The RNA shown here (transfer RNA) has 78 nucleotides. It matches the Rfam family "tRNA". Rfam classes the family as a transfer RNA. The RNAcentral record of the sequence draws on ENA.
RNA sequence: AGCGGUGUAGCGCAGUUAGGUUAGCGCGGUGGGCUCAUAACCCACAGGUCGUCGGUUCGAAUCCGACCACCGCCACCA
Numbered sequence: 001a002g003c004g005g006u007g008u009a010g011c012g013c014a015g016u017u018a019g020g021u022u023a024g025c026g027c028g029g030u031g032g033g034c035u036c037a038u039a040a041c042c043c044a045c046a047g048g049u050c051g052u053c054g055g056u057u058c059g060a061a062u063c064c065g066a067c068c069a070c071c072g073c074c075a076c077c078a
Stems, first nucleotide, its partner, number of pairs: 002073006010027004020058001029045005051067005
């Protein structure tokens, strides 16, 4: 050089099959409740330009192209 996989909230992930309601879950964070108090438990809230850029489309996390990062396979050189 070549092939494959992954990239979505602070962390771990689902959602891509079959494009379409406001992008969700767990942990974590903040506030409140409960308690003498803490933990546990309950309620609420915040937090995302879905890796980047471009294209298709009325509409893209999802389809197409290029690129970037990480992981793996295989080869080559020494």